This is a predicted structure of a 1519-nucleotide RNA (small-subunit ribosomal RNA) from a Eubacteriales bacterium. Model confidence (mean pLDDT): 83 of 100. The sequence was found in a public genome assembly.

[in-house]
RNA sequence: AAAUUUAAUAUUAGAGUUUGAUUCUGGCUCAGGACGAACGCUGGCGGCGUGCUUAACACAUGCAAGUCGAACGGAUAUGUAGCAAUACAUAUUAGUGGCGGACGGGUGAGUAACGCGUAACCAACCUGCCUUUUACAGGGGAAUAACACUUGGAAACAGGUGCUAAUACCGCAUAUGACCACAACGCGGCAUCGCGAAGGGGUAAAAGUUUUAUCGGUAAAAGAGGGGGUUGCGUAUCAUUAGCUUGUUGGUGAGGUAACGGCCCACCAAGGCGACGAUGAUUAACCGGCCUGAGAGGGUAAACGGUCACACUGGAACUGAGACACGGUCCAGACUCCUACGGGAGGCAGCAGUGGGGAAUAUUGGGCAAUGGAGGCAACUCUGACCCAGCAACGCCGCGUGAAUGAAGAAGGUCUUAGGAUUGUAAAGUUCUUUUAUAGCAGGCGAAAAAAAUGACGGUAUGCUAUGAAUAAGCCACGGCUAACUACGUGCCAGCAGCCGCGGUAAUACGUAGGUGGCAAGCGUUGUCCGGAAUGACUGGGUGUAAAGGGUGUGUAGGUGGUCACUUAAGUGUAACGUGAAAUCCCUGGGCUUAACCCAGGAACUGCAUUACAUACUGGGUGACUAGAGUACUGAAAGGGCAAGUGGAACUCCAAGUGUAGCGGUAGAAUGCGUAGAUAUUUGGAAGAACAACGGAGGCGAAGGCGGCUUGCUGGGCAGCAACUGACACUGAAACACGAAAGCGUGGGGAUCAAACAGGAUUAGAUACCCUGGUAGUCCACGCCUUAAACGAUGAAUACUAGAUGUUGGUGGUAUCGACUCCAUCAGUAUCGUAGCUAACGCGAUAAGUAUUCCACCUGAGUAGUACGGCCGCAAGGUUGAAACUCAAAGAAAUUGACGGGGACCCGCACAAGCAGCGGAGCAUGUGGUUUAAUUCGAAGCUACGCGAAAAACCUUACCAAGGCUUGACAUCGCUUGAAUAGCCGCGAAAUCGGUGAAGUAGAAGCAAUUUUACAAGCAGACAGAUGGUGCAUGGCUGUCGUCAGCUCGUGUCGUGAGAUGUUCGGUUAAGUCCGUUAACGAGCGCAAGCCUUAUCGUUAGUUGCCAUCAUUAAGUUGGGAACCCUAGCGAGACUGCCGUAGUUAAUACGGAGGAAGGUGGGGAUGAGGUCAAGUCAUCAUGCCUCUUACGCCUUGGGCUACACACGUGCUACAAUGGCUACUACAAAGAGCUGCAAUAUAGUAAUAUGGAGCGAAUCUCAAAAAAGUAGUCUCAAUUCGGAUUGUGGGCUGCAACCCGCCCACAUGAAAUCGGAGUUGCUAGUAAUGGCGAAUCAGCAUGUCGCCGUGAAUGCGUUCCCGGGUCUUGUACACACCGCCCGCCAAGCUAUGAGAGCCGAGGGCACCCAAAACCGCUGUGCCGACCGCAAGGAAGCAAGCGUCUAAGGUGAAAUCGGUGAUUGGAGUUAAGGCGUAACAAGGUAGCUGUAGGAGAACCUGCGGCUGGAUCACCUCCUUU
Repeated sequence: AAAUUUAAUAUUAGAGUUUGAUUCUGGCUCAGGACGAACGCUGGCGGCGUGCUUAACACAUGCAAGUCGAACGGAUAUGUAGCAAUACAUAUUAGUGGCGGACGGGUGAGUAACGCGUAACCAACCUGCCUUUUACAGGGGAAUAACACUUGGAAACAGGUGCUAAUACCGCAUAUGACCACAACGCGGCAUCGCGAAGGGGUAAAAGUUUUAUCGGUAAAAGAGGGGGUUGCGUAUCAUUAGCUUGUUGGUGAGGUAACGGCCCACCAAGGCGACGAUGAUUAACCGGCCUGAGAGGGUAAACGGUCACACUGGAACUGAGACACGGUCCAGACUCCUACGGGAGGCAGCAGUGGGGAAUAUUGGGCAAUGGAGGCAACUCUGACCCAGCAACGCCGCGUGAAUGAAGAAGGUCUUAGGAUUGUAAAGUUCUUUUAUAGCAGGCGAAAAAAAUGACGGUAUGCUAUGAAUAAGCCACGGCUAACUACGUGCCAGCAGCCGCGGUAAUACGUAGGUGGCAAGCGUUGUCCGGAAUGACUGGGUGUAAAGGGUGUGUAGGUGGUCACUUAAGUGUAACGUGAAAUCCCUGGGCUUAACCCAGGAACUGCAUUACAUACUGGGUGACUAGAGUACUGAAAGGGCAAGUGGAACUCCAAGUGUAGCGGUAGAAUGCGUAGAUAUUUGGAAGAACAACGGAGGCGAAGGCGGCUUGCUGGGCAGCAACUGACACUGAAACACGAAAGCGUGGGGAUCAAACAGGAUUAGAUACCCUGGUAGUCCACGCCUUAAACGAUGAAUACUAGAUGUUGGUGGUAUCGACUCCAUCAGUAUCGUAGCUAACGCGAUAAGUAUUCCACCUGAGUAGUACGGCCGCAAGGUUGAAACUCAAAGAAAUUGACGGGGACCCGCACAAGCAGCGGAGCAUGUGGUUUAAUUCGAAGCUACGCGAAAAACCUUACCAAGGCUUGACAUCGCUUGAAUAGCCGCGAAAUCGGUGAAGUAGAAGCAAUUUUACAAGCAGACAGAUGGUGCAUGGCUGUCGUCAGCUCGUGUCGUGAGAUGUUCGGUUAAGUCCGUUAACGAGCGCAAGCCUUAUCGUUAGUUGCCAUCAUUAAGUUGGGAACCCUAGCGAGACUGCCGUAGUUAAUACGGAGGAAGGUGGGGAUGAGGUCAAGUCAUCAUGCCUCUUACGCCUUGGGCUACACACGUGCUACAAUGGCUACUACAAAGAGCUGCAAUAUAGUAAUAUGGAGCGAAUCUCAAAAAAGUAGUCUCAAUUCGGAUUGUGGGCUGCAACCCGCCCACAUGAAAUCGGAGUUGCUAGUAAUGGCGAAUCAGCAUGUCGCCGUGAAUGCGUUCCCGGGUCUUGUACACACCGCCCGCCAAGCUAUGAGAGCCGAGGGCACCCAAAACCGCUGUGCCGACCGCAAGGAAGCAAGCGUCUAAGGUGAAAUCGGUGAUUGGAGUUAAGGCGUAACAAGGUAGCUGUAGGAGAACCUGCGGCUGGAUCACCUCCUUU
């Protein structure tokens, strides 16, 4: 100085996924960190660490605990001395003896325990070796191994006889002190009690060795270290484990132990533990720490350190200071091995190693050099502890794989819009460097106190020199989260995926490539833990509707608790002290080149204990108070409860009277009742049940619930007063009581209603809804049941926090004659509303606001309130209450749409009122179907079907058959040649092919050679070509809603937000047209207007058009005219402009005037934003795919024209408002040179001949027709109708057979006005009549236009259809052609029950009972001591007893596995049946209960609104 504290500072990150979108709730998932890891791909070096998590499975082999000759007697070897015996010395060591094998090392099976952690205690204890101190060591004795001999045995080993030593063993002596029993006296403590002590009594010691320095021995006191015991607190899960316990709890007395203690025993007592979780079950060694986290926490128990437990499994003791002993003993068991079958041996959870298991974890290495340990006086020996090395990217840390320069931006790759871009200064090239690598040389700290010796690692680290860029880069990802994009392949396939999700022909999501991003000797994946997750919330959550308030109360334990004073000091706070091992984390320094790593110091260890102090608050104690609570008194209110009595109305039934044919019931019916007299009506009677009006969101009750009246008994609340008690309170697990309806038992009762049931209807069916009946039940008494949408979906209590308005019960005040109005207040009850809260809806003094206390409950959805177990019940069933498995959601509120068999308003030929039709006939035409070689293709409700097609004989033509062609019928490019061609002949159906072949030899440049352009032929390949596919890859175009009035934007405002507002509302309009109002103000696309046409007038212009006046003609024919008509340019005109009425002094509507026209004058063109994956790849264009001697191209013939039938659209009709004949008027709009064609002529006619005129206001088509006039027909299948057929002609065209149109004559079908149903039309419209045009050689009944004649009806908006606006409900959003429920059938998955079967662990009872300790006995044996001896004492063996491991038997309980069969559950693109729910879901739904039914469900009783709609009532707000 820092860590630390404190004020400051610092420290806390989110994202994806429910929806059309939003906010919330809520789960799932991801990004981070970590690891004793494993797997995949890859791999240069070094340092430091780490390395069987599984089988506490089994183990070959080697090693891991020995040492001491200075305790002892021997033995062996060598040496010296000696003749030798022998002695001595040195070395070795089997045995006796001592110390050590209780440490060190391993493992985590057991253990839920004083086992562990922490803090205390032992006045209830032990302690070898070590240290200090005191005292002592005298004198004897008897054995025994070794050894020798010998016996048995395969062996292991065992036995017998004999000899011998000791620091081995045993007496005796001594006894400072110790111990034992006494004991005057003294001191102390925390209870038992402890300590000291005069005094005498009793008991027990010793070992020697030696080189004379030592090292040892005995007794005692103390220390240190170690151990033992006790206690407080802490230390898993399950209550679907609630009761456990007999040595159990305690006492007394013996015993036992180092010591306390039921530790053990005898006796006595009956206790002890437990919801503060006993007992049982399951799991687990504990801690320092480690990982994570902002923290609080959560997880974990490798390595390192502390403790415990275990050593093949179970039991047992011995020895010892210490063990009930990993490398000791005994017994039992399992297993393995040896065996001569008689018996024996063994225990790697020590280090290596092997097999096995497993996803998975190393060498049968070196050394005692260091550190440490055992023995020894020591030298030293031993030490798989330890130190090192080996293997492994298993982890952390460090280094490297080169650096600088280098643009021709090389080549190659990839992409490309073909220009380029990118890889990319990257490479190459040039200049450098040498960490690493390789080679050589040198070479240490570790070795320590005076000196010497000693290094496994190791010739290693390190240093120097040399060589040379040389030896060294991968993995994952690139749709979002999440940094990073393109190409090709594939085509719901192959595959990916952490979540959402990709893939069905243009995949940034699969696979590959290029590129890019990230990390890097690693990178990804998998697994586990924490985090994110405030998702179990102490810090830090919730419960009206999302999961969640117990159905309600009384009340035990518990929790919490008013005011004042004193006291105490348990909680609380402060300080001190002890402890919190070391290591780790943190800070500061230091050592390895750095770091990791290591070392030192500090801080910290947030804890526990003790002491002292403080006393505000909480707690304990004492005393007081009255505001909480309770009592007394007074008063009023009430469907509060229980019991008894009683009343009227109504229903039903019975009897009787009157009376006659129906009644009843429904949408309509039927079943049913009735001529045996019903219904109706009158009178009388019976019985049971319920109490109309009053009656009210008004009252009472804890809730359920309570309603005629009277009486009795009884509970509670309110107000007033302030007399009494003096905190007596609040809440409330457990417990107890009450608890709608249904249901159950017994006995009554039974009028109504009515599950079940029966019948009738409805229906596709109808186990329903509707109807007629009808039994339990509904009612009473007693006893059960105990559940409801038991709801305010809102627990109880207390306090505080704006108001307004009603209403119920009370009290007070003011004014008044009088409280009815008024004011204040208390207690209820209801609506609105401020602040605040809420996700929003909403709540708002009756809180869902602000706070406190206590209880209950929740933690994704489904499985499931199910299974199993327990408890309760007569039963039904209730209560408590899971899991496997499946899903990524399930859900709440609100928003925008869409939809509703919801509501309101409005519009439309939508209905209605009319007219004419269609549907019936024949024909035409299109379609379906069928047929066919082909009958090409498309269009399919409205919005396909006289549609594409404004023209199928060939062509068209796309189809079929046959015959041909293959760079092609068509386009571009290369090379060669040059002519090409017309005509003629031949085969052929033609295309094609073969032959012949006139005339003629293209253009441009250049003097020319030649080049070039165009054309043609040949050759080769790029390519052409496709009416082949995909309209669900597209462009363009079109249909439809719909000419409907809508669709949006900017700014502002409101809302957390999606969104809303504007655009709603009141009027008005054809119109979101306009006006008014208004948190909106403006704007855009639509509407309207503008445009075209038509209706009137003016003006200009008069030819090809016109003709009033004047002439003229057959004729506006010609003069002439410019007036009229007409034509076509320009203008005018109409704007609700004017008047009146209504209306808000508005918009506007109605009426009127004027006007050719009046309220958009008529018609047309014009089609907002969007919808239908609407239509079209066959108009065209176009992506992709497919075909390429064919799916291309050419040709001939056929087909698209078929025909039992069905449908659409038309034409013609059925006739007299008509047909026929004759005569006679009046248009508009068009077309015309490959054309329209006049006059004329021929023909009955279609037409032909011929050709004037006209490229057209001039000529032609061209005759308009209906109408009109006259005649005829006279109601019939006809003089209606014209199909069909025959014959003969005409026209077009190469060609009319399939397959055209027309004419003439002949023929003369059906049809007599059309069922159900359905279409068009509101005025110059419908209807009716003709005319023209496009297409076209020819061919309309179709289509598009034109004019003529020319109506009827419209009360009105109830209903059908379509549309618009507002509102409401919604479980829909692919938007009702939506969503969705159950059963059946099938596949798969997990699971319950199940006759049983199998197994496991634990307890209980009984049998048998090894070893061992202890006790008893004293038959056997017996050295020390006693005794002269006999013998004794003591001991050993043996026997018996207590106890007991293992084993056996039995009955139960628990757990697990399995099991024929069986139950439900979940799940699975396209199975069957219905349609229960969501809208009023078509019978409102839901709910408890009961019955019924294939199924969803239906019905009864009671309840709820989480029900739409209409009306009424009540209340509130505003005016």